[in-house]
Molecule: Glycine riboswitch aptamer
Organism: uncultured Roseiarcus sp.
RNA sequence: UUCGCGGAAGAGCCCGGCGGCGCGAGCCGUCGGCGCCGAAGGCGCAACCGCCCCGGAAACGCUCAGGCCAAUGGGACCGCAGA
Numbered sequence: 001u002u003c004g005c006g007g008a009a010g011a012g013c014c015c016g017g018c019g020g021c022g023c024g025a026g027c028c029g030u031c032g033g034c035g036c037c038g039a040a041g042g043c044g045c046a047a048c049c050g051c052c053c054c055g056g057a058a059a060c061g062c063u064c065a066g067g068c069c070a071a072u073g074g075g076a077c078c079g080c081a082g083a
Stems, first nucleotide, its partner, number of pairs: 001083002004080004012034001014033008035068003041064001042062003048056003
């Protein structure tokens, strides 16, 4: 570095249009609006680090992207095992 397994947070039970399902209440999807989250990625500062006047750089910051009931999915990071 990579593969497998396990753990793994945060934030709307919001409003409206359209489409579908439904007897209905409602549900699902999508678009827009406003409000939020930071732990894919990206960017910024530069704490820090190194082979040191040149480099590497965060779990800090920004939210472009991504995400915001649950589920699903994703998930930095941690642990175990293999190559």